[in-house]
RNA sequence: GUCUCGAAAAGGCAAACCCAUCGUGAGGUGGGGACGCAAAGUCAUGGAUCUUCCAAUCUGAUGCGUAGAGAUUGGAAGACCGCCAGACCGCCGAA
Repeated sequence: GUCUCGAAAAGGCAAACCCAUCGUGAGGUGGGGACGCAAAGUCAUGGAUCUUCCAAUCUGAUGCGUAGAGAUUGGAAGACCGCCAGACCGCCGAA
C1' cells in the first nucleotide's frame, strides 16, 4: 500500500409522519423530524415491486345485451438504488 473484516475515534446520511411544491399517477424536490444505516455514496445494468396506456380473457348484477367496476395475462412507457444482485468511487484502522 492492497484485500478481508468492523472494535474505537472523527464525522456522515435520514425512515415514518407534517408543511410547501412538481407530476394523471407510482413518486420527486425543499424544510422540519429520526426508524434506522459501514456504503442508507453514485449508476436504472439484470430481476422484484409499483404507476399509466393499449389489447385479450375471466367474474358480478341481468331473461339477453350494453355500460361501468374488479381480477389475471401480455406489450409499451415510466417510478423505485433505504427490495435483491451487479458496476464505479470512498472516511478510519483494533482484533
The RNA shown here (c-di-GMP-I riboswitch aptamer) has 95 nucleotides and comes from a Chloroflexota bacterium. Rfam family: c-di-GMP-I riboswitch aptamer. Rfam's curators write: GEMM was predicted in a large-scale screen for bacterial structured RNA regulatory elements. Genes associated with GEMM are involved in a diverse array of functions, including chemotaxis regulation, signal transduction, secretion and chitin. The model forms 100% of the base pairs in the Rfam consensus. The sequence was found by an Rfam model in a public genome assembly.